[in-house]
């Protein structure tokens, strides 16, 4: 230098293919239950999508480059 897969709430992940209000477990916070703790209901906060650009009425989703994390080959 070459190929490939990834980068989305504090974590782990869908959502991209076919463009239209950001979505699931866990954690967290609040109440509830309880003698209390957990487990269990219930409600809630937290991400503008790796980064700059470009198309488009309209972009996590399409194109363009450029970081970073695996991994395969040399």
């Nucleotide at each position: 230098c070459g190929c490939g897969g990834g980068g989305u709430g504090g974590a782990g992940c869908a959502g991209u293919c076919u463009g239209g209000a950001a979505g699931c477990u866990c954690g967290u916070c609040u109440g509830g239950c309880u003698c209390a703790u957990a487990a269990c209901c219930a409600g809630a906060a937290g991400g503008c999508c790796g980064u700059g650009g470009g198309u488009u009425c309209a972009a996590a989703u399409c194109c363009c480059a450029c970081c970073c994390c695996c991994g395969c080959a040399a």

Transfer RNA from Candidatus Kerfeldbacteria bacterium RIFCSPLOWO2_02_FULL_42_19, 74 nucleotides, folded computationally. It matches the Rfam family "tRNA". It is annotated as a transfer RNA. Rfam describes the family as follows. Transfer RNA (tRNA) molecules are approximately 80 nucleotides in length. Taxonomically the source falls in Candidatus Kerfeldiibacteriota (Bacteria, Bacteria candidate phyla).